[in-house]
RNA sequence: UGGGAGAUAGUUUAAUGGCAAAACAACGGGUUCUGGCCCCGUCGAUCUUGGUUCGAAUCCAGGUCUCCCAG
Numbered sequence: 001u002g003g004g005a006g007a008u009a010g011u012u013u014a015a016u017g018g019c020a021a022a023a024c025a026a027c028g029g030g031u032u033c034u035g036g037c038c039c040c041g042u043c044g045a046u047c048u049u050g051g052u053u054c055g056a057a058u059c060c061a062g063g064u065c066u067c068c069c070a071g
Base pairs, nucleotide, nucleotide: 001070002069003068004067005066006065007064010024011023012022013021018054026042027041028040029039030038047063048062049061050060051059
C1' cells in the first nucleotide's frame, strides 16, 4: 500500500428489519460461628457520523480502531 473479516453489559457469546437475551463478574439480601458453595434480587451494552425504512444491532455510505492474508 492492496484485499478480506470484525466492533453488542466489566468479560464471553446470542438476537428472520418489529420489546436488545443469557452465562460469568460486580452490588444488595438469605443461608453459615466466619469464609466458600448454593438460593433470591438489582445494576449495566449495540464503535462513531449520516442515509434508506412506518420501524435499523441488523440494510447502504463515510470515518475510527482491532485482527488475518499478500507485497